About this RNA:
A computed fold for a 548-nucleotide part of an RNA from a soil metagenome, annotated as large-subunit ribosomal RNA, domain I. Model confidence (mean pLDDT): 85 of 100. Rfam family: Bacterial large subunit ribosomal RNA. RNAcentral holds the full RNA, with entries from MGnify.
Context: one part of a larger RNA
């Protein structure tokens, strides 16, 4: 120096583990904020730094409940207290809650500087300190009151309401691309997609037919199946792509202007308008007023609500094993037993129905919530025959030009929507039925509300997994959105594991040594010694063969 071996080092794969994720269900739940939010900043402990919790009443205060012996978090010792007059811990309700943040006196480079009025404390007086109030924008409502008589404007007071964040989710409206594919590319895709903005709810949105059908009828929305990749549209290219009916999930209808009647008020003033309210009245087999006539007559429905019964926020009872072996240790083994509406699971020095948490079954709330029901109050509809033409949503419907939206790319394009510019009719009236007519069906527009069926899911309580086990599962099992990087927007790690128990090595030795080692002693086990389970491989030593 090479090969071989053996015993180390050195490294952290591998196997076992799981505190942590992660995907589905399932119950509830779906919002917080000027009564100050969400997040922050500083503080607060016997005790220095970190988390946690909490605010100068500061790891807590006070009251009502549960619980029953310990107990002052994480986090060990020590000190010094608390506790059967009942702590600590656990719910409910209460109190306090600095300073920044929507920040809201005024200013700002957040956690800071400065004020005004008013009441206090304080001084000789001041200074200083304390507490209260002072921002904008609507809405009511009063007072004052300009150029300008009358008013109105502008101003003051007072009292409500808004801001703001929140799950990068879910719904509405408005604006609204391109990459891309059309083997280029304009029309057309992508797409009303992302992205901006506004809003609002536990759903949101839509919704009680001027709606579909078709010569038969159905009867409001919405989701889903299907109908269907069909009718259809389309440089008729890539492609886009219905509805009806039929099957289901849910299921609920209703209130206004109007004619008409009565009050108040203003204007005109001979009759009449108007405005405010009450009552009437709400629809297609038209109805409804009004007018005449005949029959009825009291309780459907809302509204509020003592209780009442459940459901949640803490908890309670809770069955039944012993020996003997082996072992550091029984739950193993063997021998004899028990209990089960409980043999789901965790755990305990190895594998436990009988040890212990639990579990089957059963209970249980001073006080808050939240459902469901609900005495009682309170409020509360007439039917129908004839007549009469009063009344039924106007710059609307519709038409014309450009445009969106309809699966429909202007097309035979109806239907529905915008701008501009025309513009009706009144039930003997209007719209629809895919140009347009004609019959015929069918509806009743130009006011408006509305639960369930459906969409998601930050947080909460549970369950369950041919999901993952430390390079995997969330970036993050571990003080992590940290550490670091970046001027910032913003990017972003690595890092579990001694033992059943710290029993975590008294003591002596080596040395400069708080570093490493040897004894000694713990413990089954120290080649479990904290750089600690297992402990591969690359890679280094030493020591022995052998070769050269």
């Nucleotide at each position: 120096a090479g090969c071989u071996g053996u015993u180390g080092a050195c490294g952290g794969a591998u196997g076992c583990c799981u505190u942590g994720g992660u995907a589905u269900u399932g119950u509830a739940a779906g919002g917080u904020g000027a009564a100050g939010a969400a997040g922050g900043a500083c503080g607060c402990g016997c005790a220095a730094a970190c988390c946690u919790g909490c605010g100068a009443u500061a790891a807590u205060c006070u009251c009502c409940g549960g619980c029953g012996a310990g107990c002052u978090g994480g986090a060990a010792a020590a000190a010094a207290g608390c506790a059967u007059u009942g702590a600590c811990c656990c719910g409910g309700a209460g109190g306090a809650u600095u300073c920044c943040g929507a920040a809201u006196g005024g200013g700002g480079a957040a956690a800071c500087c400065c004020g005004a009025u008013g009441a206090g404390a304080g001084u000789a007086a001041a200074a200083u300190c304390u507490c209260a109030u002072c921002a904008u924008u609507u809405u009511a409502u009063g007072c004052u009151g300009a150029a300008u008589a009358c008013a109105u404007a502008a101003g003051c007071a007072u009292a409500g309401a808004a801001a703001g964040c929140g799950a990068g989710a879910c719904c509405u409206g408005c604006c609204g691309a391109a990459g891309u594919g059309a083997c280029a590319c304009a029309u057309c895709u992508c797409a009303g997609u992302a992205g901006g903005c506004a809003g609002a709810g536990g759903a949101a949105a839509a919704g009680a037919a001027a709606u579909c059908a078709a010569a038969c009828g159905a009867g409001a929305u919405u989701c889903c199946c299907u109908a269907a990749g069909u009718a259809g549209c389309g440089g008729c290219g890539a492609g886009c792509g219905a509805a009806a009916c039929g099957g289901g999930a849910a299921g609920a209808g209703c209130c206004c202007a109007a004619a008409c009647c009565g009050a108040a008020g203003a204007g005109a003033u001979u009759u009449c308008u108007c405005u405010u309210u009450g009552g009437g009245g709400u629809u297609g087999u038209a109805g409804g007023g009004c007018c005449u006539g005949g029959c009825a007559u009291u309780u459907a429905g809302u509204g509020u609500g003592a209780g009442a019964u459940g459901u949640u926020u803490a908890g309670c009872u809770a069955a039944a094993u012993c020996a003997u072996c082996u072992g550091g240790a029984a739950a193993g083994a063997u021998g004899a037993g028990c209990g089960a509406u409980a043999c789901a699971g965790g755990g305990u020095g190895a594998u436990a129905g009988c040890c212990c948490c639990g579990u089957g079954a059963g209970c249980g709330a001073a006080a808050g919530a939240c459902a469901u029901u609900g005495a009682g109050c309170a409020u509360g509809a007439g039917c129908u025959a004839g007549g009469u033409a009063c009344c039924u949503g106007a710059g609307u419907a519709a038409g014309a030009c450009c445009g969106g939206a309809c699966a429909c790319g202007g097309g035979a394009a109806a239907c529905c929507u915008g701008g501009u510019c025309u513009g009706a009719a009144u039930c003997u009236g209007g719209g629809g039925g895919g140009a347009c007519c004609a019959c015929c069906c069918u509806c009743u527009a130009a006011g408006g509300c509305u639960a369930a069926a459906u969409a998601c899911u930050a947080g909460a309580c549970g369950a369950u997994g041919a999901c993952c086990g430390a390079u995997a599962g969330u970036g993050a099992a571990c003080c992590a959105g940290u550490a670091c990087c970046g001027c910032g927007a913003g990017g972003g790690a690595a890092a579990g594991g001694u033992g059943a128990a710290a029993a975590g090595a008294a003591c002596c030795c080596c040395u400069g040594u708080u570093a490493g080692g040897g004894g000694a002693g713990u413990g089954a086990a120290a080649u479990a010694g904290a750089a600690c389970c297992u402990g591969a491989a690359a890679u280094c030593a030493a020591c022995a063969g052998c070769u050269u």